RNA sequence: GGGCCUAUCGUAUAGUGGUAGUACGGAGCAUUCGCAUUGCUCAGACGGCAGUUCGAUUCUGCCUAGGUCCA
Numbered sequence: 001g002g003g004c005c006u007a008u009c010g011u012a013u014a015g016u017g018g019u020a021g022u023a024c025g026g027a028g029c030a031u032u033c034g035c036a037u038u039g040c041u042c043a044g045a046c047g048g049c050a051g052u053u054c055g056a057u058u059c060u061g062c063c064u065a066g067g068u069c070c071a
Stems, first nucleotide, its partner, number of pairs: 001070007010024004018054001026042005047063005
C1' cells in the first nucleotide's frame, strides 16, 4: 500500500427497511435487628459524515477504530 470482516447502553449479546430488546452491572423500593439472597420498578446504547427510501441499526459510498490475509 491492497483485499476481506467487524463497530448496538459500563460489559457481553440479539435485532434481514416500520416501537431498539435480553443478561450482568448501576439506582430506588419491599423483604431483614442488620448484611447477603430474592422480588418489583427506573435510568442507560445503534462509531462519524453523506446517499437511496415515505421511512435506515438494517441497503450504498467515504472516513475513523479494531481484527485478519497478501505484498